[in-house]
Record summary:
A computed fold for a 104-nucleotide RNA from a Thermoflexia bacterium, annotated as Glycine riboswitch aptamer. The source organism's lineage runs through Bacteria, Bacillati, Chloroflexota and Thermoflexia.

Order: sequence, then structure tokens, then C1' cells
RNA sequence: GCGGACACGGGGGAGAGACCUCGUCGGAGGCACCGAAGGGGCAAGCCGACGGUGGGGACCGGACGUCGUCGGUGAAACUCUCAGGUAAAAGGACCCCGUGUCGU
Repeated sequence: GCGGACACGGGGGAGAGACCUCGUCGGAGGCACCGAAGGGGCAAGCCGACGGUGGGGACCGGACGUCGUCGGUGAAACUCUCAGGUAAAAGGACCCCGUGUCGU
């Protein structure tokens, strides 16, 4: 110098009832809703098993090609809404800047 990861500091950062009930707070319950902490799900592709099939071959098998079924793997800002959230504050994926550590 370079690029990536992580940590810390700074800046930006969406959505959705300041809903209802239990007299109030706390706490609990109910209905409605949101997706951007976290978590779950999967498409192509790839891998494997089994079956069919093709060329070659006297025949069969193997290998290879191809089709089907099943299984595995498989990303997201998609999807689910478990968790979380629905005034402000806080939190917040992600983006930018700085510093540090690691790597080259």
C1' cells in the first nucleotide's frame, strides 16, 4: 500500500394499534398488525441411491449419456412470524467514516 473479517467510537437508518380488558402502577390476558436483532423454511445447481432407456456389443454387466423417483446439500432484503417489535426514547438489518487487531 491492498482487500476481507472482527472489535470499539461517530454519522445515517424503515415498517406496524401511545389499541382493548383486568379500577391505576407493576404485571397478566385479548384482538389487530409489522419485518431490518436473532431463529426457522426453499429454487436452480451439485452429490448420492434406485428404476427405465440409448449408442456400442453375439449377449450380459460395468462405465458413459439421458429420463423419472427418492434422499442429501443448497442464498437472499424472498418466505414464516418462534423470538422481537407497533408515540418518543431504546433497539435496529444494512450503508458511510475513523481507530485497533488479524491477513496479504